[in-house]
RNA sequence: CCCGAUAACGGCAAACUCCGAGUGAUCGGAGGACGCAAAUCCACGGGUCCCAGGAAAUGUGGGAUGGCCGGGUUACCGAAG
Numbered sequence: 001c002c003c004g005a006u007a008a009c010g011g012c013a014a015a016c017u018c019c020g021a022g023u024g025a026u027c028g029g030a031g032g033a034c035g036c037a038a039a040u041c042c043a044c045g046g047g048u049c050c051c052a053g054g055a056a057a058u059g060u061g062g063g064a065u066g067g068c069c070g071g072g073u074u075a076c077c078g079a080a081g
Base pairs, nucleotide, nucleotide: 002081003078004077011036012035016031017030018029019028020027021026034067041072042071044070045069046068047065048064049063050062051061052060
């Protein structure tokens, strides 16, 4: 360094409920834990979703998702290999 244990110290928090923001996807806070070894951060590529415009499109413009995948980036611990 790869790797990732019925290890340790800790961390995050799905669904759902309440409050708030947004046309919406969705997001923030509180509660709550399904899960997670990058479930840290970044919309660069792909996917999905929302909005707008359009006669229509597999096309256009804007947006959401990092807990969909790839990629980039930073990081705790150290059994076996």
Molecule: c-di-GMP-I-GGC riboswitch aptamer
Organism: Gammaproteobacteria bacterium